Molecule: Fluoride riboswitch aptamer (crcB RNA motif)
Organism: Alicyclobacillus shizuokensis NBRC 103103
Parts: sequence; structure tokens; C1' cells
RNA sequence: AAUUCCAUUGGUGAUGGAGCUCACCACAACCUCCUCGCAAAGGAUGAUGGCUCCUGCGGCAGC
Repeated sequence: AAUUCCAUUGGUGAUGGAGCUCACCACAACCUCCUCGCAAAGGAUGAUGGCUCCUGCGGCAGC
């Protein structure tokens, strides 16, 4: 100096907030999917990594 492991802390998981939980990362993790060799172009789902609640948005029905 590099690599690996453990502990602690912090960060991240396609648009908001909170609780619980899981995973990943240590300057990396992460930056959606389909068509396309890549890119471009076109199309699709969703405020969650997962569950619950709230907020916002969209659809249907009733008062």
C1' cells in the first nucleotide's frame, strides 16, 4: 500500500412524510421496465426495496 473479516457510524434502494423490517455500499451502493447490437426514437407500471398509515396525483361508483 492492497485485500479480507468484525464492530461502530453514516449513506443508498426510479418523485413526498412517518413507523417497522430487509438488502446493499464505504466514494461506493443508487440513477425503472419493454422494443432496439449500442444510441436515438416509441411504448408501459409505480409516490413503498417490502408492509402499514398520511399527503399528492389518476380511474370507477355512490351521496